Two RNAs folded together computationally: RNase P RNA and transfer RNA, 461 nucleotides in total. Rfam match: Bacterial RNase P class A. The prediction has a mean pLDDT of 75.

RNA sequence: CCAGAUGGCUGGAUGACUGCUGCGUACUUUUAGUGCGGGGAGGAAAGUCCGGGCUCCACGGAAAUACGGUGCCGGUUAAUGGCCGGCGGGGGCGACCCUAGGGAAAGUGCCACAGAAAGCAAACCGCCUGAUUUUUUUCAGGUAAGGGUGAAAGGGUGUGGUAAGAGCGCACCGCGCGCCUGGCAACAGGGGCGGCACGGUAAACCCCACCGGGAGCAAAACCAAAUAGGAACGGUCGGCGCAGGGCUUUGCUGCUGUGCAAGUAGGUUUUCCGGACUACCGUUCGGGUUGGUUGCUUGAGGUGUCUGGCAACAGGCACCCUAGAUGAAUUGUCAUCCAUCGAGAAAUCGAGGACAAAACCCGGCUUACAGGCCAUCUGGUAUU
RNA sequence: GGCUCCUUAGCUCAGUUGGUUAGAGCGGUGGAAUCAUAAUCCAUGUGUCCCCAGUUCGAGUCUGGGAGGAGCCACCA
Numbered sequence: 001c002c003a004g005a006u007g008g009c010u011g012g013a014u015g016a017c018u019g020c021u022g023c024g025u026a027c028u029u030u031u032a033g034u035g036c037g038g039g040g041a042g043g044a045a046a047g048u049c050c051g052g053g054c055u056c057c058a059c060g061g062a063a064a065u066a067c068g069g070u071g072c073c074g075g076u077u078a079a080u081g082g083c084c085g086g087c088g089g090g091g092g093c094g095a096c097c098c099u100a101g102g103g104a105a106a107g108u109g110c111c112a113c114a115g116a117a118a119g120c121a122a123a124c125c126g127c128c129u130g131a132u133u134u135u136u137u138u139c140a141g142g143u144a145a146g147g148g149u150g151a152a153a154g155g156g157u158g159u160g161g162u163a164a165g166a167g168c169g170c171a172c173c174g175c176g177c178g179c180c181u182g183g184c185a186a187c188a189g190g191g192g193c194g195g196c197a198c199g200g201u202a203a204a205c206c207c208c209a210c211c212g213g214g215a216g217c218a219a220a221a222c223c224a225a226a227u228a229g230g231a232a233c234g235g236u237c238g239g240c241g242c243a244g245g246g247c248u249u250u251g252c253u254g255c256u257g258u259g260c261a262a263g264u265a266g267g268u269u270u271u272c273c274g275g276a277c278u279a280c281c282g283u284u285c286g287g288g289u290u291g292g293u294u295g296c297u298u299g300a301g302g303u304g305u306c307u308g309g310c311a312a313c314a315g316g317c318a319c320c321c322u323a324g325a326u327g328a329a330u331u332g333u334c335a336u337c338c339a340u341c342g343a344g345a346a347a348u349c350g351a352g353g354a355c356a357a358a359a360c361c362c363g364g365c366u367u368a369c370a371g372g373c374c375a376u377c378u379g380g381u382a383u384u
Numbered sequence: 385g386g387c388u389c390c391u392u393a394g395c396u397c398a399g400u401u402g403g404u405u406a407g408a409g410c411g412g413u414g415g416a417a418u419c420a421u422a423a424u425c426c427a428u429g430u431g432u433c434c435c436c437a438g439u440u441c442g443a444g445u446c447u448g449g450g451a452g453g454a455g456c457c458a459c460c461a
Stems, first nucleotide, its partner, number of pairs: 001380010012337006020040002023037006042355001046366002049364005054216004067212005072086005087101001088099004102207002107205002109201003124147002126143006155173006174196001175194003179190004220294004230285007239260006245253003265278002287460003301320008338353001340351004385457007394410004403441001412428005434450005
């Protein structure tokens, strides 16, 4: 210098004038206005994909079923499906990268077409033996090396062996089951036995282990205003549940307490029972409002430094306060500089600023992003 | 802001436990019939199964990510 790998930072700067929206303060003619001071978008504010805080609802506690999710091992965290470290597998010359990676020997299902055969394996061509036959052919048997089909034909390679062959024998590799060593573990290494039985699919059902109550700030609480306190349907207590007591105790008893969405209620009709209506509860429809306050921003907060740890992260100390809008503010213009692009020999001239923007708050992930900068490392080339 | 759902031919929709060539109705086009039109009859499809990855022998279907679109919600009595 060229080509790459990994990690991180940044996301135009300064000044002047001018708006908008909160806060503080002073004044005034005080449901507000004016002056002054100070604050005012992001690394993703996004997608809403995970996890928590917070609020309400449900619920004795806990567990189980169902449903949903996660899935090598260890650690980290408030928590996670995140992150860190390691193991196994795959890719790259390398730095390094990718990996939904439990169980197919609990069971069920599926494996289309092609092919002889797709799961209890099987025999189309072929090879070999025998019979028949002049030969071709045909029949019976052996075989699975070769061919063919397929995503997949069930151990692979070599050698011996054989009529031809075959784990039929042997060596190495693979696979399965014990043992030893190292490691917290996943797993790795070594050695022994077994001639091979056990194909794939669980992002198919399922099994195993672990996790999860539901809804969401339009949650929730309060104040004010306005309306037809309307209609339909269903329901509402001589009941039921729980605890205690009592008794004739594998039960009985409303005796006591407590709880339930709402009636052991009221009058009218009726001889009574029963029914209807009023009242009350729930759902739906209809009606009204589209105001204010709280929640609301000091928080698992940030920055710097030290200590522990390979790291994620944890702890100590010091300093800092950094949007809080709700018809939803955070702007516009000018000047100079910076980066980029175009023209030009140059001076210079012109264009023009990536993705995108809070809405209760955090920790992650994913996706979008013009460029610029820094650090470490790899391969190559050149020079010394 | 939050929650839920959808995307298959020009339009409206099917598509079973993943399987071989993805269909139906309407519409369009061409023809027949008619003096002519409608109705009727016959024929006719080059589909990004919204996009990109992954699982699988195989994906419209299963899984992950992205894009586009639709619906719902507050308070009072």